[in-house]
Molecule: small-subunit ribosomal RNA
Organism: uncultured bacterium
RNA sequence: AGAGUUUGAUCAUGGCUCAGGACGAACGCUGGCGGCGUGCCUAACACAUGCAAGUCGAACGGGGUCCAAGGAGUGCUUGCACUCCUGAAGACCUAGUGGCGAACGGGUGAGUAACACGUGAGAAACCUGCCCCAGACUCCGGGAUAACCCAAGGAAACUUGAGCUAAUACCGGAUAUUCUCCUUUGCUCGCAUGGCCAGUUGAGGAAAGUUUUCCGGUCUGGGAGGGUCUCGCGGCCUAUCAGCUUGUUGGCGGGGUAACGGCCCACCAAGGCAUCGACGGGUAGCUGGUCUGAGAGGAUGAUCAGCCACACUGGGACUGAGACACGGCCCAGACUCCUACGGGAGGCAGCAGUGGGGAAUCUUGCUCAAUGGGCGAAAGCCUGAAGCAGCAACGCCGCGUGCGGGAUGAAGGCCCUCGGGUUGUAAACCGCUUUCAGCAGGAACGAAUCUGACGGUACCUGCAGAAGAGGGUCCGGCCAACUACGUGCCAGCAGCCGCGUAACACGUAGGGACCAAGCGUUGUCCGGAUUUAUUGGCGUAAAGAGCUCGUAGGCGGUUCAGUCAGUCGGGUGUGAAAACUUCGGGCUUAACUCGAAGCAUGCAUCCGAUACUGCUGUGACUUGAGUCCGGUAGGGAGUGGGGAAUUCCUGUGUAGCGGUGAAAUGCGCAGAUAUCAGGAGGAACACCGGUGGCGAAGGCGCCACUCUGGGCCGGUACUGACGCUGAGGAGCGAAAGCGUGGGUAGCAAACAGGAUUAGAUACCCUGGUAGUCCACGCUGUAAACGUUGGGCACUAGGUGUGGGCUCUAACCAACGGAGUCCGUGCCGCAGCUAACGCAUUGAGUGCCCCGCCUGGGGAGUACGGCCGCAAGGUUAAAACUCAAAGGAAUUGACGGGGGCCCGCACAAGCAGCGGAGCAUGUUGCUUAAUUCGAGGCAACGCGAAGAACCUUACCUGGGCUUGACAUGUAGAGAAAUCUCGUAGAGAUACGGGGUCCUUCGGGGCUCUACACAGGUGGUGCAUGGCUGUCGUCAGCUCGUGUCGUGAGAUGUUGGGUUAAGUCCCGCAACGAGCGCAACCCUUGUCCUAUGUUGCCAGCGCGUAAUGGCGGGGACUCGUAGGAGACUGCCGGGGUCAACUCGGAGGAAGGUGGGGAUGACGUCAAGUCAUCAUGCCCCUUAUGUCCAGGGCUGCAAACAUGCUACAAUGGCCGAUACAAAGGGCUGCUAUCCCGCGAGGGUGAGCGAAUCCCAAAAAGUCGGUCUCAGUUCGGAUUGAAGUCUGCAACUCGACUUCAUGAAGCUGGAGUUGCUAGUAAUCCCGGAUCAGCAUCGCCGGGGUGAAUACGUUCCCGGGCCUUGUACACACCGCCCGU
Repeated sequence: AGAGUUUGAUCAUGGCUCAGGACGAACGCUGGCGGCGUGCCUAACACAUGCAAGUCGAACGGGGUCCAAGGAGUGCUUGCACUCCUGAAGACCUAGUGGCGAACGGGUGAGUAACACGUGAGAAACCUGCCCCAGACUCCGGGAUAACCCAAGGAAACUUGAGCUAAUACCGGAUAUUCUCCUUUGCUCGCAUGGCCAGUUGAGGAAAGUUUUCCGGUCUGGGAGGGUCUCGCGGCCUAUCAGCUUGUUGGCGGGGUAACGGCCCACCAAGGCAUCGACGGGUAGCUGGUCUGAGAGGAUGAUCAGCCACACUGGGACUGAGACACGGCCCAGACUCCUACGGGAGGCAGCAGUGGGGAAUCUUGCUCAAUGGGCGAAAGCCUGAAGCAGCAACGCCGCGUGCGGGAUGAAGGCCCUCGGGUUGUAAACCGCUUUCAGCAGGAACGAAUCUGACGGUACCUGCAGAAGAGGGUCCGGCCAACUACGUGCCAGCAGCCGCGUAACACGUAGGGACCAAGCGUUGUCCGGAUUUAUUGGCGUAAAGAGCUCGUAGGCGGUUCAGUCAGUCGGGUGUGAAAACUUCGGGCUUAACUCGAAGCAUGCAUCCGAUACUGCUGUGACUUGAGUCCGGUAGGGAGUGGGGAAUUCCUGUGUAGCGGUGAAAUGCGCAGAUAUCAGGAGGAACACCGGUGGCGAAGGCGCCACUCUGGGCCGGUACUGACGCUGAGGAGCGAAAGCGUGGGUAGCAAACAGGAUUAGAUACCCUGGUAGUCCACGCUGUAAACGUUGGGCACUAGGUGUGGGCUCUAACCAACGGAGUCCGUGCCGCAGCUAACGCAUUGAGUGCCCCGCCUGGGGAGUACGGCCGCAAGGUUAAAACUCAAAGGAAUUGACGGGGGCCCGCACAAGCAGCGGAGCAUGUUGCUUAAUUCGAGGCAACGCGAAGAACCUUACCUGGGCUUGACAUGUAGAGAAAUCUCGUAGAGAUACGGGGUCCUUCGGGGCUCUACACAGGUGGUGCAUGGCUGUCGUCAGCUCGUGUCGUGAGAUGUUGGGUUAAGUCCCGCAACGAGCGCAACCCUUGUCCUAUGUUGCCAGCGCGUAAUGGCGGGGACUCGUAGGAGACUGCCGGGGUCAACUCGGAGGAAGGUGGGGAUGACGUCAAGUCAUCAUGCCCCUUAUGUCCAGGGCUGCAAACAUGCUACAAUGGCCGAUACAAAGGGCUGCUAUCCCGCGAGGGUGAGCGAAUCCCAAAAAGUCGGUCUCAGUUCGGAUUGAAGUCUGCAACUCGACUUCAUGAAGCUGGAGUUGCUAGUAAUCCCGGAUCAGCAUCGCCGGGGUGAAUACGUUCCCGGGCCUUGUACACACCGCCCGU
């Protein structure tokens, strides 16, 4: 000293929470010793028992005991023993009278908001026993009464009557300088009453003895200490307590008191207190101090110390120096106890202790040895004050539980990538020591004369042995410390944020961190919290009252003089001690304690200073403020007037009007709408009109008159600070609303009807009442907003506009220009601000005054008060609940926001799909199984480029267990392999035969055992890789610089242009990267080279015919290389740009066509079943082998295709023209057979040579004639062919027969912009076979249309709003 938490991120506001310290604590776990402290915070609840205040015989009488001595008696041993009586002097004890004490000490904090406390003054208004000092005195008498004795009552407590007696008990008298009071004189002092001193007159007042002293007694004065009273100042909450008070406030006179005083009484007056908070309510003992804090403060008032109050509750007095008295009295009350029922006794908030209450707080201990107190002459007695001990980790402080060595880094535990790491020098083991505790011996200080409870204690010495002595909390961040397992939004944790299916956050373990005889938790206080600010704020975060006037109060211009209250300096007194700080000292140290100094920030008083503030001065001044004179624009109230428009009435006139997105309700032949003229009535005042004017705000708009408030400008005559603000208070105050009475044209809550809608108590339409208008009252609120209180001063400018004034061009005026004052706008510097923004009209810099705020919700609500006719207004909480709520700005995303642009996106067209049949895929259903995955676009002819077995992952059944497959180690063995037979559905089992290579090291094989294999089991939300999609869309970023507190921005925006962030220009940016483009492939033209298997023009040969042959390189073609296209050229436009439009040439023209190529990223998109892989799971099974079945199952639905519905056609015959591919387990010519699928034969070809291979649409000719047909071909029957171990489930094809639906397809929807769509065939992969329909390729024929970008969908850029950020499939409200 800060940190966590609002957000995707940021800044600021703001609350919540944490880290610190403390405690009279309590609880959980644990617990070795000592020292010093502390210990009922709750029930001021009730108390058994014991103790806590007595003492003095040197005040007094009496009593008791002892005793010298004497007497009597008994026993007798004759001087002894015992008993009884009397008992001098004396000793001791004592109930009573008397004295002193008991008012101290000890306890508690109930009450008390008060002169109770603290502090400082005052008493000239007072008291004071014992003690000290000084002075004086201590004389003479008297009468009683307890005790005692007698009697009586009572259960007891106790009481009553009669009689005797003493005193330092009580009373009378004398004396008294001085004392008190009265009369009176003088001097002096004081703030007043008055005081001191010296006189004077009168009255009044003492005593106690014992005695050798000592000790006492009385009076007076003084002191010390103690007490009482009065005053200033200080210290709690509440205004939802605003008025309180009758002894109240004062006076005169009395009473009372130690004393002043309404303290009390009689009379008189009507005062006194209060917003500077009276009165009331709540709470509370106050202080020194204690805790915290940097301090200022805040909280607190245990222990110790000072004061106060109380003593079962309430009241009262007595005694006394002192009490209205804790262990005294009386009365009343509650409670408890005793009782003979008549009556009595008691008071632990003293020390122990008990019950109770409570989370919780100790021994019925020892001693008066010390310190202190009471009494006493003293010895001494008393003392639960005190000194000690006991209990309690309750706190603070100190000490110990060992020290050194010891690596194979032992074992065990835990983790592990299996290599190791860690526990850890830790242990074991070796050596050493003995503090503390234990045992034994000695032994204090405290004590000055005696005297030691503590205590055989502290302390000292000796002995033995590492021996007897370690726990608690925490380990996600804050906050130091991490892994494993278990659990799986469960159990649980949590101070806040939060954690819980790979949990460092739960539980356990290992390890670690921090403290340590303690550690944590809970509670409370301060701190952090500048979160009540001594020190913050109020445009938008909470917060300026709706506005003005104005009372109290606060603040206040220039100058002079005085004063010295504030202020400043110095002195004096006080500010108790303890505490705290510093420096020293004593206990071994420390805690603790002692000494000294500081501190004690305060109060009072004295002296001084006089700048500033205050005060005084019928002092001065004029600039603040006001008055006056002259102009000027607009505002308010009342009265009167005006025209336009709506509506209504009368007229003309005829069929609709009106209204809406579209309609309907409604009006209209009983005459509407429309139209002309006249009339009636109410309300509002077009144009001018303007971020123009006026007003304090609300607000004010036709014209005129009357009345009227304020402003501004100019003049500078007058007053002379008269000012500013303003708690309470008063007035004004839109609209709506309320009351009374009018008025009512239009509009229009409520209401009615019609529409809209799922509904529509709404929006829209047709009507329509309060109301809107006027007068007089009330209400008193608004987003009453500039969300910005008022005043004064200062601090760059620029440019409009409104109201004045001055100057200026040679008459004046006008216009223009310049200046100045006031108002009202915009832009902008400094400065301020969290930012946005404000910026001489401040939200800048200062001063003065007022109002208001302190997290969100509850709530501007409840209760109470005030106001109101009511509606309601104003003032204004709490319980409870949340960890946020809110501000500004940033980046995205989104919008049924805007602008620009693009795309077969729409539009314009062509052909389809959706209806039928079939094929394929999917859902669903079914099933032993119908294996699994894919799910809007971007799953659904998708993985699958081909499920009869295999594939195959699924099901049923039968088998195997180091395994169907891999590697290693150890051991053993025979060859492996092949073949035959038997059983079986097969896997397999059994039996027979047979039998390697070698460079001799071995290799290969089988069996046994151990490690391990294996898994298409789970998790694509643990992953890699790969892929889809936005999208071939034009975007996505970085470095440096600059701007911003920051997130971020700039660059990348802007003006053009492009297919393009393509290029150009501009610009606080300058560059760069990934994308775009280009480079690559293919196609289109030409050239060069080459010329077989390709080609054949010219020259030959040959054929029925054919490049068939010799030859040739011209052409086509193949291969390789090159050229060509670059807006290069011309013209128009454009910024002398980029670029664009047109043209020429050219095979091709503006990226020529097509392909490959996919930025940063998004979708937790898809895939653990291509592969790889973490973790989890199975291990005689979820592995593996085999047979059969299934993946093909069928009420239904969807998706993608094929074939059609026919004449641009079907069928038959004839006939022409491709490209690209494939081929040896192959393609297969030719010939023969079969209607055909095909079969037989077999030439050629590993292919520019041979084969597949017929291209089809097309063309020519014929036929059919609009029909379920010579269209269409499903379905079914029969017979076959081919492949294959095998076509039943479940293949393809052929022939004959059969001949279904279907006649162009609803809503809706798809593709395509040119060699494209449409249409027609050909080939290939997969493959034993199986695609006419899927996929990938090839060529043939070959269109139509695009005005255009309003709309639908998708996308890009800029901008705007946002309470969204999981980002509109969001958020969120009501019921």